[in-house]
This is a predicted structure of a 339-nucleotide RNA (Bacterial RNase P class A) from a bacterium. The coordinates come from a structure-prediction model, not an experiment, and the mean pLDDT is 77. Its Rfam family is "Bacterial RNase P class A". Gene Ontology terms of the family: tRNA processing, dimeric ribonuclease P complex and ribonuclease P activity. About the family: Ribonuclease P (RNase P) is a ubiquitous endoribonuclease, found in archaea, bacteria and eukarya as well as chloroplasts and mitochondria. It is recorded under the gene name rnpB.

RNA sequence: GCAGAUGGAUGGGCAAUUACCCGUAAAAGGGAGGAAAGUCCGGACACUCUAGAAAACGGUGGCAGAUAACGUCUGCUGGGUGCAAACCUAAGGACUCCUGCAAAGGAGCGAAGAGCGCAACAGAAACAAACAGCUUUUAUUAGCAAUGGUGAAAUCGUGGGGUAAGAGCCCACGCCGCGAUGUAGUAAUACAUCGAGGGUGCAAACCCCACCGAGUGCAACCUCAAGUCGCUCUAUGAAUAAUAGGGCAGGUAGAGGGCAAAGAUUCUAGUAGCGAUACUAGAACAAGACAAAUGAUUGCCUUAAAUGACAGAAUCCGGCUUAUAGUCCAUCUGCAAAA
Numbered sequence: 001g002c003a004g005a006u007g008g009a010u011g012g013g014c015a016a017u018u019a020c021c022c023g024u025a026a027a028a029g030g031g032a033g034g035a036a037a038g039u040c041c042g043g044a045c046a047c048u049c050u051a052g053a054a055a056a057c058g059g060u061g062g063c064a065g066a067u068a069a070c071g072u073c074u075g076c077u078g079g080g081u082g083c084a085a086a087c088c089u090a091a092g093g094a095c096u097c098c099u100g101c102a103a104a105g106g107a108g109c110g111a112a113g114a115g116c117g118c119a120a121c122a123g124a125a126a127c128a129a130a131c132a133g134c135u136u137u138u139a140u141u142a143g144c145a146a147u148g149g150u151g152a153a154a155u156c157g158u159g160g161g162g163u164a165a166g167a168g169c170c171c172a173c174g175c176c177g178c179g180a181u182g183u184a185g186u187a188a189u190a191c192a193u194c195g196a197g198g199g200u201g202c203a204a205a206c207c208c209c210a211c212c213g214a215g216u217g218c219a220a221c222c223u224c225a226a227g228u229c230g231c232u233c234u235a236u237g238a239a240u241a242a243u244a245g246g247g248c249a250g251g252u253a254g255a256g257g258g259c260a261a262a263g264a265u266u267c268u269a270g271u272a273g274c275g276a277u278a279c280u281a282g283a284a285c286a287a288g289a290c291a292a293a294u295g296a297u298u299g300c301c302u303u304a305a306a307u308g309a310c311a312g313a314a315u316c317c318g319g320c321u322u323a324u325a326g327u328c329c330a331u332c333u334g335c336a337a338a339a
Base pairs, nucleotide, nucleotide: 001335002334003333004332005331006330007329008328009327010326012301013300014299015298016297017296018295020031021030022029033310037321038320040319041318042317043316044315045217046216047215048214057213058212059211060210061209062076063075064074065073066072077091078089079088080087081086092208093207095108096107097106098105099104115206117202118201119200131148132147133144134143135142156174157173158172159171160170161169175198176197178195179194180193181192182191183190184189221257222256223255224254230248231247232246233245234244235243236242263285265284266283267282268281269280270279271278272277
């Protein structure tokens, strides 16, 4: 320099004039975001429900941790992609072996391996199968599955032996999962040895297992409270009618609270930790509307440009996801060149 990976910052500043919202006696002072968004998860809070358990329904799914909690985050393990930095991963369960032609039975491990589950098209065959082909001189019968072809997937791979032809049928090396033991690790798991073995995929479909989960959302909810209706007392009245006044209950309109300055807050430093994060100390922090304010104009400065991106708070937090013009920074990788 080129190509790339990861993470982060910024999203113009100042001033004047003039509006609007909050605030105040009047002032002073304050007045959108990194996503305020989608409303997809998780909580706080409020009210309602609730003996316990199960079923049903929904969610989650490697291990360990963080957290108020999570489907989020951190670290690690397994799998996949890439030369690499790095990225992707919803990653529990369709098991292993023995006997048997089969049906079926048995053993083992596991929380769970249960089901006449599914596998389009192509292909002979997708769960048990033989189209071409090989062998028995030829045909039939019979034996076979190496080679070909199909497919996302086809009976473990290579070599040798063996055979009529063949085949894990046998052997060597390798691969794979299962079981046992040992070592390392908190664990997932990894490695080693031994044993019996060797045909595929699918559960973000049903289903099985484990774990988690009450419902409704601030238009929650709480307080005050006109009017109207009701009850009642008093006065007038013949009256239990009517009128006037008072009181009570109720809670519609409306008002206030919730809710606006302070909390799972932010920043800095220290300590602990690989880290998410926690603790300690110090400092900082006033949008608060309710149909909903946060606008406009001008000047100067910075800038490549500033009229320019995405976008507008509605009870509040933690996340995730999506949108985002331009600019800037840090770390790392590969290649090339030069020293």